The prediction has a mean pLDDT of 80. A computed fold for a 153-nucleotide RNA from Halonatronum saccharophilum DSM 13868, annotated as glmS glucosamine-6-phosphate activated ribozyme aptamer.
[in-house]
RNA sequence: AGUCUAAAUAUAGCGCCAGGGCUCUUAGGGAGUUGACGAGGAGGGGGAGUAUCGAUUUAUCGGCGGAUGCCUCCAGGCUUUAGUUCUAAGCCUUAACUAAAUUAUUAAAGCCGGAAAGUGAUUUCUAGGACAAAGUAAUUUAGAAGAAUUUUG
Numbered sequence: 001a002g003u004c005u006a007a008a009u010a011u012a013g014c015g016c017c018a019g020g021g022c023u024c025u026u027a028g029g030g031a032g033u034u035g036a037c038g039a040g041g042a043g044g045g046g047g048a049g050u051a052u053c054g055a056u057u058u059a060u061c062g063g064c065g066g067a068u069g070c071c072u073c074c075a076g077g078c079u080u081u082a083g084u085u086c087u088a089a090g091c092c093u094u095a096a097c098u099a100a101a102u103u104a105u106u107a108a109a110g111c112c113g114g115a116a117a118g119u120g121a122u123u124u125c126u127a128g129g130a131c132a133a134a135g136u137a138a139u140u141u142a143g144a145a146g147a148a149u150u151u152u153g
Stems, first nucleotide, its partner, number of pairs: 014065004019061001020034005037054003043074005075093006082150006097143009111128001113126005
């Protein structure tokens, strides 16, 4: 230095690379490098599987695996203008009906500099610095069942 075994930690724009891009080499079925920038997102079982939002001087192409999303069932609950029960519709997993408006919610990379490694593509660290959307939260406005039963007026 390599291989095997065991354990632990970290990772969800997460991990990997036989296509491709790029670099070196000199032609060897060659070697290397690249291959997602943040915001947001987890009750449990099953299912399918290209699963939200925008940014970028746009290969962040393509492929494989996975994934907090989606569908469905289950557990418990919230709203429908006094309470309770049943049903119906729509939601929530510490929050909870639908629509609209206002306010708030540290973006990061790219970029411009510096340092280090490498023949190079490129990689790592660091200083400066701007620009999102969705979602979420708060406030306000408008609208949203049926049956039975109890209490008060």
Rfam family: glmS glucosamine-6-phosphate activated ribozyme aptamer. Rfam links the family to the GO terms catalytic activity and regulation of gene expression. By type it is a riboswitch.